This is a predicted structure of a 1395-nucleotide RNA (small-subunit ribosomal RNA) from an uncultured bacterium. Model confidence (mean pLDDT): 83 of 100. It matches the Rfam family "Bacterial small subunit ribosomal RNA". Rfam links the family to the GO terms structural constituent of ribosome and ribosome.

RNA sequence: AGAGUUUGAUCCUGGCUCAGGAUGAUUGCUGGCGGCAUGCCUAAUACAUGCAAGUCGAACGAGAAUCAUUGAGGUGCUUGCACCACUUUGGUUCUAGUGGCGAACGGGUGAGUAACACGUGAGAAAUCUGCCCUUUAGACUGGGAUAACUACUGGAAACGGUUUGUAAUACCGGAUGUCUUCUUUGUACCGCAUGGUACUUAGAGAAAAGCUUAGAUGCACUAAAGGAUGAUCUCGCGGCGUAUUAGUUAGUUGGUGAGAUAGUGGCUCACCAAGACAAUGAUACGUAGCCGGCCUGAGAGGGUGACCGGCCACACUGGGACUGAGACACGGCCCAGACUCCUACGGGAGGCAGCAGUAGGGAAUCAUCGGCAAUGGGGGAAACCCUGACCGUGCAAUGCCGCGUGAGUGAUGAAGGCCUUCGGGUUGUAAAACUCUGUUGUGAAGGAAGAACAACCUAGAUAGAAUCUAGGUCUGACGGUACUUCACCAGAAAGCCAUGGCUAACUACGUGCCAGCAGCCGCGGUAAUACGUAGAUGGCAAGCGUUAUCCGGAUUUAUUGGGCGUAAAGGGUGCUCAGCUGGUUUACUAAGUUUGUAGUUAAAAUUCGAAGCUCAACUUCGAAGUGCUGCGAAAACUGGUAAACUUGAGUACAGAAGAGGGUAGUGGAAUUCCAUGUGAAGCGGUAAAAUGCGUAGAUAUAUGGAGGAACACCAGUGGCGAAGGCGGCUACCUGGUCUGUAACUGACGGUCAAGCACGAAAGCGUGGGGAGCAAAUAGGAUUAGAUACCCUAGUAGUCCACCCCGUAAACGAUGAAUACUAAGUGUUGGAGAAAUUCAGUGCUACAGUUAACGCAAUAAGUAUUCCGCCUGGGGAGUAUGCGCGCAAGCGUAAAACUCAAAGGAAUUGACGGGGGCCCGCACAAGCAGCGGAGCAUGUGGUUUAAUUCGAUGCAACGCGAAGAACCUUACCAAGUCUUGACAUCUUAGGGACCGGUCGCGAAACCGACCUUUUUCUUCGGAAACUCUAAGACAGGUGGUGCAUGGUUGUCGUCAGCUCGUGUCGUGAGAUGUUGGCUUAAGUGCCGUAACGAGCGCAACCCCUAUUGUCAGUUGCCAGCAUUUAGUUGGGGACUCUAGCGAGACUGCCGGUGACAAACCGGAGGAAGGUGGGGAUGACGUCAAAUCAUCAUGCCCCUUAUGACCUGGGCUACACACGUACUACAAUGGCGAGUACAACGGGAAGCGAUGUGGUGACACAAAGCGGAUCUCUUAAAACUCGUCUCAGUUCGGAUCGAAGUCUGCAACUCGACUUCGUGAAGUCGGAAUCGCUAGUAAUCGCGGAUCAGCAUGCCGCGGUGAAUACGUUCUCGGGCCUUGCACUCACCGCCCGUCA
Repeated sequence: AGAGUUUGAUCCUGGCUCAGGAUGAUUGCUGGCGGCAUGCCUAAUACAUGCAAGUCGAACGAGAAUCAUUGAGGUGCUUGCACCACUUUGGUUCUAGUGGCGAACGGGUGAGUAACACGUGAGAAAUCUGCCCUUUAGACUGGGAUAACUACUGGAAACGGUUUGUAAUACCGGAUGUCUUCUUUGUACCGCAUGGUACUUAGAGAAAAGCUUAGAUGCACUAAAGGAUGAUCUCGCGGCGUAUUAGUUAGUUGGUGAGAUAGUGGCUCACCAAGACAAUGAUACGUAGCCGGCCUGAGAGGGUGACCGGCCACACUGGGACUGAGACACGGCCCAGACUCCUACGGGAGGCAGCAGUAGGGAAUCAUCGGCAAUGGGGGAAACCCUGACCGUGCAAUGCCGCGUGAGUGAUGAAGGCCUUCGGGUUGUAAAACUCUGUUGUGAAGGAAGAACAACCUAGAUAGAAUCUAGGUCUGACGGUACUUCACCAGAAAGCCAUGGCUAACUACGUGCCAGCAGCCGCGGUAAUACGUAGAUGGCAAGCGUUAUCCGGAUUUAUUGGGCGUAAAGGGUGCUCAGCUGGUUUACUAAGUUUGUAGUUAAAAUUCGAAGCUCAACUUCGAAGUGCUGCGAAAACUGGUAAACUUGAGUACAGAAGAGGGUAGUGGAAUUCCAUGUGAAGCGGUAAAAUGCGUAGAUAUAUGGAGGAACACCAGUGGCGAAGGCGGCUACCUGGUCUGUAACUGACGGUCAAGCACGAAAGCGUGGGGAGCAAAUAGGAUUAGAUACCCUAGUAGUCCACCCCGUAAACGAUGAAUACUAAGUGUUGGAGAAAUUCAGUGCUACAGUUAACGCAAUAAGUAUUCCGCCUGGGGAGUAUGCGCGCAAGCGUAAAACUCAAAGGAAUUGACGGGGGCCCGCACAAGCAGCGGAGCAUGUGGUUUAAUUCGAUGCAACGCGAAGAACCUUACCAAGUCUUGACAUCUUAGGGACCGGUCGCGAAACCGACCUUUUUCUUCGGAAACUCUAAGACAGGUGGUGCAUGGUUGUCGUCAGCUCGUGUCGUGAGAUGUUGGCUUAAGUGCCGUAACGAGCGCAACCCCUAUUGUCAGUUGCCAGCAUUUAGUUGGGGACUCUAGCGAGACUGCCGGUGACAAACCGGAGGAAGGUGGGGAUGACGUCAAAUCAUCAUGCCCCUUAUGACCUGGGCUACACACGUACUACAAUGGCGAGUACAACGGGAAGCGAUGUGGUGACACAAAGCGGAUCUCUUAAAACUCGUCUCAGUUCGGAUCGAAGUCUGCAACUCGACUUCGUGAAGUCGGAAUCGCUAGUAAUCGCGGAUCAGCAUGCCGCGGUGAAUACGUUCUCGGGCCUUGCACUCACCGCCCGUCA
């Protein structure tokens, strides 16, 4: 000193939470010792029992006991002894009572109290004070009672009553009168008012000749003065909440007089007056003992008032007085009340908030202990007695402080635990082991200080035996304690919390949004460092965590030290009393202010400096000390008083502008209505309609009339007003403003709680008025509905007068006033000849400011003054109370509960039925389809033993599958195997392996038989292969594509995606990449705080279109020969083949453009602006697809989820969808004839040719591993003929029969052929797909897979169009911009109702 948490990210505002310290604490786990402290915070609840206040015989009488003594007597007798009772005198001890002092202290508690109760500082000239100290004077002389006791007596008891008699330091007279008080006479001096002090005259007022001593003793006593101590009263100032408590008060406020008191005073009373307190908060209500201090804090503050100390209050509750120096009295009295106890029912007794203790309450707080040894108190002359004050001990980790639980050496880094990549790492020098020590502990021995007194004894000083000094004797609860010494043993002594971030410390297993954690954020849905356990680690340590409370952090109530345009927050506006605040100069004053000095600020505490317990805590000593008060000093500033000034403010004079306000009058245009004329069928209204009006004459048009409301153009970020607001014209009444002049006043100013006034619209009341408009309402539409938007009607209202209401996004979301602080440019009104200047009203912009946006002389800048308001979101501007209002409602204004956010500004994206620009078969323009039929194929669904699995909008559905009869095959049924169908290794044993035949069986499998007898060798054996048995292991198309790699799809071949440096911004980010022109293109040019670069684009690659050259076989044939035939000779010219080149680059010309890039047109050229096609797919998106191509983590199965085999299934079938094929016909079908390709394939192959078959095909068979042979007749086309619009000579499904081919095998379930059969279908609803040129459409051909099986897929060539005005709309995309409460990003977010 800060940190976490709002967001995709950022800055800010703002709350919540954490880290610190503290406690009279609680609670969980744990627990060795000592010292010092602390210990009912709750029930001021109730209390059993014991103790906590007595003492004095040196005040008094009496009694009892005892000792000694005097006297006479009795008994026993041992004859002088013992004992008993009585008596005289004296002593000792004890006791009830009278009397004295004390009991008012000490100890407890905090209920009450908001008060002179407390604190602080003053005052008492308005007071008292026992015991104590000093001083002065005195103590003379009398008297009568009364308790005790005795006797009688009442009562259960408590407690009495009567009688006889008695003492005092008990009580009462008289004298004395220092002296004082009061009354009285006078004088002097003094003071802050009443007054005080000193002296003086006269009168009144006292006591115990006591006790004691050897006494000339000591102690008591009376009066007075003074002191000290203690107490009482008064005053200034200070310290809680609520205004949802605003008025309170009748002894109340004051006066006069009297009483009461120690004393002032309405303290009490009589009379008189009508005051007194209060927004500077009276009264009321709630809460509370106050302070020194304690805790916290840098401080200012905030909280608190346990222990210790001061004060106050209280003593079962309420009231009252008595005694006394002192009480209205904790362990006194009286009365009343509640409660408890005793009782003989008549009546009595009691008060733990004293110390222990009990019950109860509570989360929670101790012993019915020891002692008066010390300190202190009461009594006493003293000894001494009393003392639950106190000193000690006990209990409790309740706190603070200290100590210990060992120290050194010790690496094969032991064992065990945990983790592991299996190599190791870690626990860890830790342990063990060896050496040492003994704090503490145990045992034993010694053993304090605290003790000084008093008393007694001795000595000295002294006048003294008083008193003092010195020495001695005596006195300890704690306690045989602290402490010291010796001996013994590492032996008896470590836990708690945490380990996701904040916050130091991490792994494994278990669990699987379960169990649970959590202070905040949050963690847990199968790989959890966040749950539980273990190991390890971190922190603290005899404690550690939790809970509660307080301060801090929180500048989050802001005096120090915050804010109010948009985050919470400027009152709707003005006037104004109180309040606060105030221009220039001089003088005085001294309240504030500054400063000096003095007093006080108790002690303890805190801080600093020292000292004592071994240290520390603790204790002791010293110093400092912010407040208040007295007395001085200063006079700058503020205040006060006095005098002046003119610049603030106001007045005057001369001008000026204006929808400023009020009243009255008046004007034209328009709407509507009425009357009349003309007129004839509609009008009106809407996106389209309908309701409505109209032949009873509307709408339209013309004329006349009525009535109400509003004032076009001018008109303007123009004007006026405090705001609300104000708009035809004229008159009257009236407020304010500005300018100029500088004549007058002379600070008269500013702001304002309360108060008063104004205050849009709507609304309320009464009475008018009512044309248009128009809530409500009605009808018509729209719609799923439509209590809306649209239409037709239409009432309050809107208008006027008067009265209420008092609110608005009453906004510039910006209170008023004053001063200062760069410029530029409009506009309104003045002044001036002009330059300029004053007052408004706008814009741009510097400094400055702001979280940013922005504001910027009209501040949100720099300052001052005053007012209002804010303190997280919701609940809520709500409830309740009060005030106002006719009502509607307005004003003031909470809490419970709940959340961890709510919010502001700006940024990047995405989105918008926002905008701009642009592109694409995106639309449009066209062509051909799909959707209807039949069939093929895929999918869904259903079915099934199984119909294996995956793919599911575009981007799944003729997809994986370039080909399921068995196999494939993963599925199902049945039958089988268990080191296995497949791989590697080890151990043991056997054998070549292979092959063939037979049996069982559906096969797998099992069994039997036959055949065969490997290679090398050092002859021991070894190697390879194979079988059997056992073990490691194999195997899995089992799960998870949301654990992954790899691969792929898609946006999209769209033109984008980024980086470095620099610059701008607090920052996220921006710039670059935006802008202008251009392009297919972020393609290029220009501009430019950017300059460059990368991945994409383009180009480089392949095919194709032209051509040159090289090469001519299997290809070609112009010319020359030759042939049925490029067949052969020959040729390289042509075609063609396939190598290398050329060619195209906006290169050339013209125009446009900005002298650019580029575009348009043209020439040339085979080809022209990317010539056409392909390959090529940026950063990324979709947790997109795939664990069933493959690979792979984790999980799962292991005589089965593995492996083998037979059969079945993947081919099912009410139905739905996708994609194809074939058609519906004449641009056609059928028959006959004729012509022209290209790409490719071929040996378990292609197969010429010949023969047979109607045909599929069969038989025989040449050639060819191919520019040579073959597949291979291309088809559409063209020519001729026929059919003539029909379910047909269209169409071919379906079915029957007979066959062919492949193949172990065509039943489920292949293809093809022939003959026969001849279904639907006559161009297809809504909707929808493809295509821009050699394209669509149409026609056939080839290939992969493949034994066989294509209408699918991949290729090839033939024939060969139509249309594109254009970018408004649909879809998708790119760039810029704008809005946003979205960022999982519109399939978003979010509101209400219901469950």
RNAcentral holds the sequence, with entries from Greengenes.